[in-house]
Context: one part of a larger RNA
Molecule: small-subunit ribosomal RNA, central domain
Organism: metagenome
């Protein structure tokens, strides 16, 4: 480079926004760059390929032909592609009405519980385990009642439920704010899809500065267990976990499944909308319909497992990635970072 691939065999970028680029709806007109066709020119010789011939054969040599191009030039066509002009509404978007939601940020508030402190009652134990011990307790613990302080997390509702691009989001109230969805119209008129670089977001742990610290708890100390026990169990316990600001940029960042569009039998739940049916005022029932989210399955797909209108089916567009195992996500170099390290990422050698 070409080919074949990427749920589990190697392989989907953690997620989004988006410059360049690639790709792009329906109709009319124009010219004709691409495109197609026709004519002319050229593509030296040798070589390669085919045919014939000459050296005894071959190599070698001679003759003829063919092939060889994003080629040049003149002309024609106008379907497709590109371009210009013009129009359309189905893609996309805007406006209007409406309800749903742990979507985000900020501030305030609330109750239960744990812990500590103060006080009351009360006395000999409590705690913990497989059994114990360390530990706490006559300086009055545990238990119980009243009060106070402080931090963190929000039982029930809660649901295979909802929202978000992903990470993720759960007490209540208010303010600010993003997105999606439905309904009936009106408007703009292809304004679209994807997206190398780039920019932003990005769990936990970790780092810097300043606060905070109830519970939990790496490290650490002690008690047990054991042959040992740098563990599992128990008693303690510091970073950390929390807040503010700034870094880090990773993950089984998973649906191990990139995004978009179209098409292709069904059944049954559930969430949020819209419409209809019936004795009707409501709940509810049943039917139709849009969006989301599950389960089961038909064709088809698949190595199988399984997937199956939320595709891993049928197709097209764009991006990322893979190319035997180990060496190795290592070394070196570059970039980034305070550091930890991240990103990019080999080879020798070996099977």
């Nucleotide at each position: 480079c070409u080919g074949g691939g990427c749920g589990u065999a190697a392989a989907g970028g953690g997620c989004g926004c988006g410059c360049a680029g690639g790709c792009g709806g329906c109709g009319g007109c124009a010219g004709a760059a691409g495109u197609u066709c026709c004519g002319g020119g050229u593509g030296a010789a040798a070589g390669c390929c085919c045919c014939c011939g000459g050296c005894u054969u071959a190599a070698c040599c001679g003759g003829g032909g063919a092939a060889g191009g994003u080629c040049c030039u003149g002309g024609a066509a106008a379907a497709c592609c590109a371009u210009g002009c013009u129009g359309c509404u189905g893609g996309a978007g805007u406006g209007c009405u409406g309800g749903a939601g742990a979507g985000g940020c900020u501030a305030g508030c609330g109750g239960a519980a744990u812990u500590u402190c103060g006080g009351g009652u009360g006395u000999a134990g409590c705690g913990g385990c497989g059994a114990a011990a360390u530990g706490c307790g006559u300086a009055g613990a545990u238990a119980u009642c009243c009060g106070a302080a402080g931090g963190a997390a929000c039982a029930c509702c809660g649901g295979a439920g909802g929202c978000g691009a992903a990470g993720g989001c759960g007490g209540c109230u208010a303010g600010c704010u993003g997105g999606a969805c439905a309904g009936a119209c009106a408007c703009u008129g292809a304004c679209g899809c994807u997206g190398a670089g780039g920019c932003g977001c990005g769990a936990a742990a970790g780092c810097c500065a300043g606060g905070g610290g109830a519970g939990c708890a790496a490290a650490c100390g002690g008690g047990a267990u054991u042959a040992g026990a740098u563990a599992c169990c128990c008693c303690g316990g510091u970073a950390g976990u929390c807040c503010u600001g700034g870094c880090c940029g990773u993950a089984a960042a998973c649906g191990a499944u990139g995004g978009g569009u179209a098409c292709u039998u069904g059944g049954u739940g559930u969430g949020c909308g819209g419409g209809g049916u019936a004795a009707u005022a409501a709940a509810g029932u049943c039917c139709c319909u849009g969006c989301g989210u599950g389960c089961c399955g038909g064709c088809g797909a698949u190595a199988a497992c399984u997937c199956g209108u939320u595709a891993a089916g049928u197709a097209c567009c764009c991006c990322g990635c893979c190319u035997g195992g180990g060496g190795a996500g290592u070394a070196c170099g570059a970039u980034c970072g305070c550091a930890a390290g991240a990103c990019u990422g080999a080879a020798a050698c070996u099977c």